This is a predicted structure of a 73-nucleotide RNA (transfer RNA) from an uncultured Candidatus Berkelbacteria bacterium.
Its mean pLDDT, the model's own confidence on a scale to 100, is 80.
Its Rfam family is "tRNA". The family's RNA type in Rfam is transfer RNA.
It was read from a public genome assembly.

RNA sequence: GCCCCAGUAGCUCAAUGGAUAGAGCGGCACCCUUCUAAGGUGAAGGUUGAUGGUUCGAUUCCAUCCUGGGGUA
Numbered sequence: 001g002c003c004c005c006a007g008u009a010g011c012u013c014a015a016u017g018g019a020u021a022g023a024g025c026g027g028c029a030c031c032c033u034u035c036u037a038a039g040g041u042g043a044a045g046g047u048u049g050a051u052g053g054u055u056c057g058a059u060u061c062c063a064u065c066c067u068g069g070g071g072u073a
Stems, first nucleotide, its partner, number of pairs: 001072007010025004018056001028042004049065005
């Protein structure tokens, strides 16, 4: 250089065209407990890597770029 894969919450991952983007863990508050751990309840936390395009509608499809991983002479 070329080819392939991935990028979504602090971390690990869902959502594969239909609109309020969800879950587990973690953190926070409360309950329980003499206290802690465990357990229960609740709320918060996201410009879906960036910029354009297609579409009535994009996390999803297309183009370019960025980052990471793998392959190849």